[in-house]
RNA sequence: GGAGUCGGCUGAGUGGUCGCUGCGAAUUCUUAGGGAUUCGUGGAGGAAAGUCCGGGCUCCAGAGGGCACGGUGGUGGGUAACUCCCACCGUCCGCAAGGAUAGGGAAAGUGCAGCAGAAAGCAAACCGCCUGCCUGGUCUCCAGGUAGGUAAGGGUGAAACGGUGCGGUAAGAGCGCACCAGCAGGCCGGGUGACCGGUUUGGCUAGGUAAACCCCACCGGGUGCAAAACCAAGCAGAGAGCAGUGCUGGCUUGCCAGUACACGGAUCGGCCCGAUCCGGUAUGACUCUCGGGUCGGUUGCGCGAGGCAGCAGGUAACUGCUGUCCCAGAUAAAUGGCCACUCUCGACAUAACCCGGCUUACAGGCUGACUCCCGCU
Numbered sequence: 001g002g003a004g005u006c007g008g009c010u011g012a013g014u015g016g017u018c019g020c021u022g023c024g025a026a027u028u029c030u031u032a033g034g035g036a037u038u039c040g041u042g043g044a045g046g047a048a049a050g051u052c053c054g055g056g057c058u059c060c061a062g063a064g065g066g067c068a069c070g071g072u073g074g075u076g077g078g079u080a081a082c083u084c085c086c087a088c089c090g091u092c093c094g095c096a097a098g099g100a101u102a103g104g105g106a107a108a109g110u111g112c113a114g115c116a117g118a119a120a121g122c123a124a125a126c127c128g129c130c131u132g133c134c135u136g137g138u139c140u141c142c143a144g145g146u147a148g149g150u151a152a153g154g155g156u157g158a159a160a161c162g163g164u165g166c167g168g169u170a171a172g173a174g175c176g177c178a179c180c181a182g183c184a185g186g187c188c189g190g191g192u193g194a195c196c197g198g199u200u201u202g203g204c205u206a207g208g209u210a211a212a213c214c215c216c217a218c219c220g221g222g223u224g225c226a227a228a229a230c231c232a233a234g235c236a237g238a239g240a241g242c243a244g245u246g247c248u249g250g251c252u253u254g255c256c257a258g259u260a261c262a263c264g265g266a267u268c269g270g271c272c273c274g275a276u277c278c279g280g281u282a283u284g285a286c287u288c289u290c291g292g293g294u295c296g297g298u299u300g301c302g303c304g305a306g307g308c309a310g311c312a313g314g315u316a317a318c319u320g321c322u323g324u325c326c327c328a329g330a331u332a333a334a335u336g337g338c339c340a341c342u343c344u345c346g347a348c349a350u351a352a353c354c355c356g357g358c359u360u361a362c363a364g365g366c367u368g369a370c371u372c373c374c375g376c377u
Stems, first nucleotide, its partner, number of pairs: 001373010012342007020043010045348001049359002052357005057224001059222002069220005074088005089103001090101004104215002109213002111209002126154002128150010162180006181205001183202008228299004237290005242284001244261008263279006306325008343346001
């Protein structure tokens, strides 16, 4: 200098102005529920997304166990939990840094496999090789036919039932032997373990596929904040109640009107007295009570498996302790509009019960560690 691998951070900035929304304070209006104004202060993301996993919380169900169904599947650890994360093991890919892995079982059973090829699963004879017989010929041999043997060679395929060599044979073949590979069992050593290394025995060899059925082991009750709890107009339902005395006037002579007292309610008030105002003379569009509960309202709902910093433990994921901070909470749903300046001219995208993950989308910018190649010293 070039090519690459794996992470981490960030996701235009500053000022003004007009708005929206949560909270606090003050003022003010009010039909007393609340509203309005002013000031102060907080106001989206790394994915707020997909809603794919796991958990909290909620209500319903539930003695325990089993079946069914679904999920998970190397080992050890982390965690509230996980299908997530960390470390390690095996296999595969890459020169390497690194990457991929749904990674129990295919010597329990069943199934499946396009094209090509003669044959694709206790295999198969197309060419070839070898033997017998027949026919022909240029007759120690060759050609054709036929009956067999043969998996060594060719050809097809992703895959053709171990590889190499020697022996063996008519030609061949684990048919025999040696070595190698692989499989199963035993033993020894290392490791918490997955597993690794060594040694020995065996039969000579066992194809692939289980996010195909299936078998084995383990895990899982259902429901999602439109969950759920509380308050509660109106309508409907059930139950209960219903009012006095005096005076004056009118008349239809038991009613109406007025008025006083009494009664009931409201306001003033800490309470009583008192004052002021209002109400009814009644079977009603009356009053009270009750349970359920509509409209509506409140809670759930923002202090949390929380953020940041330091110290300690651990390879790490992560955990503990101390200190410090409070950081959206709407409900038709708030983050926006405009102006000025600057720059690299701005991507994907907008919370709705919350949290931990995963996955997917993303203009760019900053930064750390490592690998390979080339050149120079």
Bacterial RNase P class A from a Planctomycetaceae bacterium, 377 nucleotides, folded computationally.
Of the family's consensus pairs, 94% are formed in the model.
Model confidence (mean pLDDT): 76 of 100.